[in-house]
RNA sequence: UUGAAAUUUUAGCAAACUUAUUGAAAGAUAAGGACGCAAAGCCGUGGGUCUAAGGAUGAAUAGUCUAUGAUUGCCUGGUUGCCGAU
Numbered sequence: 001u002u003g004a005a006a007u008u009u010u011a012g013c014a015a016a017c018u019u020a021u022u023g024a025a026a027g028a029u030a031a032g033g034a035c036g037c038a039a040a041g042c043c044g045u046g047g048g049u050c051u052a053a054g055g056a057u058g059a060a061u062a063g064u065c066u067a068u069g070a071u072u073g074c075c076u077g078g079u080u081g082c083c084g085a086u
Stems, first nucleotide, its partner, number of pairs: 004086001012037002017032006035073001041079003046075002048071003054066004
């Protein structure tokens, strides 16, 4: 220097819940708060799940179907990081 690589340190993130805002909703953002996370950093690649404004159907404002919406803290894929016993 290169490859593999456990553990640890320094750190990091922030579930539920509450408040405010926003959205048709699912949710999201901010503050508080920590259930947990070795990628619980980033990206919506392929699936799964959630919602149904709009559209279709319908006598119906009922109901059903539908993602162009959402979820990376559901999995997968891509990509970028911290530490370094041996």
Predicted 3D model of an 86-nucleotide RNA (c-di-GMP-I riboswitch aptamer) from a Bacillota bacterium. Lineage of the source: Bacteria > Bacillati > Bacillota.